[in-house]
Context: one part of a larger RNA
RNA sequence: AGACGGGGCUUCACACAAGCGGUGGAUCAUGUGGCUCAAUUCGACAACAAACGAGGAACCUUACCAGGGCUUGACAGGCUAAUGAAAUCCCGAUGAAAGUCGGGACUACCCACAAGGACAUUAGCCCAGGUGCUGCAUGGUUGUCGUCAGCAUGUAUCUUGAGACGCACCCUUAAAUGGGGUAACAUGCGCAACCCCUGUUCUGUGUUUUAUAUGUCACAGAAGACUGCCUGGGACAACCAGGAGGAAGGUGGGGAUGACGCCAAAUCAGCAUGGCCCUUUGAUGCCCUGGGCUGCACACAUGAUACAAUGGGGCCGACAAUGGGUAGCUAAAGCGCAAGCUGGAGCUAAUCCCAUCAAACGGUCCCCCAGUUCGGACUGAGGUCUGCAACUCGACCUCACGAAGCCGGAAUCGCUAGUAAUCGCGUAUCAGCUAUGGCGCGAUGAAUACGUUCCUGAAGCUUGUACU
Numbered sequence: 001a002g003a004c005g006g007g008g009c010u011u012c013a014c015a016c017a018a019g020c021g022g023u024g025g026a027u028c029a030u031g032u033g034g035c036u037c038a039a040u041u042c043g044a045c046a047a048c049a050a051a052c053g054a055g056g057a058a059c060c061u062u063a064c065c066a067g068g069g070c071u072u073g074a075c076a077g078g079c080u081a082a083u084g085a086a087a088u089c090c091c092g093a094u095g096a097a098a099g100u101c102g103g104g105a106c107u108a109c110c111c112a113c114a115a116g117g118a119c120a121u122u123a124g125c126c127c128a129g130g131u132g133c134u135g136c137a138u139g140g141u142u143g144u145c146g147u148c149a150g151c152a153u154g155u156a157u158c159u160u161g162a163g164a165c166g167c168a169c170c171c172u173u174a175a176a177u178g179g180g181g182u183a184a185c186a187u188g189c190g191c192a193a194c195c196c197c198u199g200u201u202c203u204g205u206g207u208u209u210u211a212u213a214u215g216u217c218a219c220a221g222a223a224g225a226c227u228g229c230c231u232g233g234g235a236c237a238a239c240c241a242g243g244a245g246g247a248a249g250g251u252g253g254g255g256a257u258g259a260c261g262c263c264a265a266a267u268c269a270g271c272a273u274g275g276c277c278c279u280u281u282g283a284u285g286c287c288c289u290g291g292g293c294u295g296c297a298c299a300c301a302u303g304a305u306a307c308a309a310u311g312g313g314g315c316c317g318a319c320a321a322u323g324g325g326u327a328g329c330u331a332a333a334g335c336g337c338a339a340g341c342u343g344g345a346g347c348u349a350a351u352c353c354c355a356u357c358a359a360a361c362g363g364u365c366c367c368c369c370a371g372u373u374c375g376g377a378c379u380g381a382g383g384u385c386u387g388c389a390a391c392u393c394g395a396c397c398u399c400a401c402g403a404a405g406c407c408g409g410a411a412u413c414g415c416u417a418g419u420a421a422u423c424g425c426g427u428a429u430c431a432g433c434u435a436u437g438g439c440g441c442g443a444u445g446a447a448u449a450c451g452u453u454c455c456u457g458a459a460g461c462u463u464g465u466a467c468u
Base pairs, nucleotide, nucleotide: 001468002467003465004464005463007462008461009460010459011458012457013456015452016451019415020414021413022412023411026305027304028303029302030301031300032299033298034296035295042053043052064291065290066289067288068287069286070285073127077126078125079124080123081122082121083120084119088105089104090103091102092101093100094099109116129278130277132276133275134274138272139271140267141266142265143263145261150189151188152187153186154185155184157164158163169180170179171178195255196254197253198252200223201222202221203220204219205218206217226249229243230242231241232240233239307408311367312366313365314364315363316362317361323354324353325352328347329346333342334341335340374405379400380399381398382397383396384395385394421444422443423442424441425440426439427438
């Protein structure tokens, strides 16, 4: 100088408290461990792994396993030689396919010919190839402390020196934010601001909408908020408390933005890359078929659905926003109980479609507290769709079947406002989908915060130390 303390003081944070809703018990979905297996590919493991890489494993993907094949190779550049216009297409045998063997059609770019260019095949040579190892050789990228307020430098000063000071102290702030003061004076990276969305008003434009206009709305631009004004407090300061006006008030709300560094943190399987290893006849390379990644005494994690009457079921009625669409979205009409099928209008989109654009909600009827008209797992049968192909291993529909579950031990999580909770809708990936996941969108819409003693984490100063 740090680090640590079941040392002290001060301060902060959904850290506790005050509240609301959960997890932990049940069933199922997904991930992980373990077990099993020919293989159940690999990575990730406190916080910072476990609906994570994966924004979508039937084949493909695919890296794993079994079997069948290839060896200049599935891919790139170059050299030599031979053959063939370049090339394209078809057929046969064998085979699970890949592949292997064989046959045929077609026919000349420059050019008199020769030589040559380009391309393909074959033989050979340099080479290719590797999701093989090392993230403790690396680049790049990322997580975390933490959007915490810190981290440094120059000169000067103090000290024998390591180093200190600046950055201690008082007040203040979300903030090393600002004011005062001071052996310090300045400066840089962070903070804040500049950027985007949103809330108010105005101006301009107007495809859509409508009979038209205005307006809503959309797009573009501008204004507006600055402690600017008033009162009180305070060192007359910084600032704090209250008020006025205002759509909005003291950072208005949200996002992007992550200092120096820590964990030899993560990633050689996104990519790149040093070194090492495999490359030949049984390859750690390449192709194919089938299987596996979905396996099940069990354990953990994240979720979904419930256990009901603030509910379940039937009928009727109402109100959104974000988005997506031409190898696509698909209307009207008809058929089917339905999934869906037929059909084909419109739309390269404020125009048409998904999409009556929604559900919770409101009205009314039934149920009457029960393992039930709760709950829906599991199972049987019949179908629909996608796709070469739904056995392993898809989703959906109809009928039947109706399990556990009556609010969950110790423990533990999230959230301070348009938030929690509840409700549905859209989208990426995608042929289809195991999506209850992710990312968004709107609808309805709370309770509580006395306070900082305690738990956890963090910041500043100080103290102790046998640790570095």
Description
A computed fold for a 468-nucleotide part of an RNA from a Minisyncoccota bacterium, annotated as small-subunit ribosomal RNA, 3' major domain. Model confidence (mean pLDDT): 81 of 100. Rfam family: Bacterial small subunit ribosomal RNA. The sequence was found in a public genome assembly. Taxonomically the source falls in Minisyncoccota (Bacteria, Bacillati).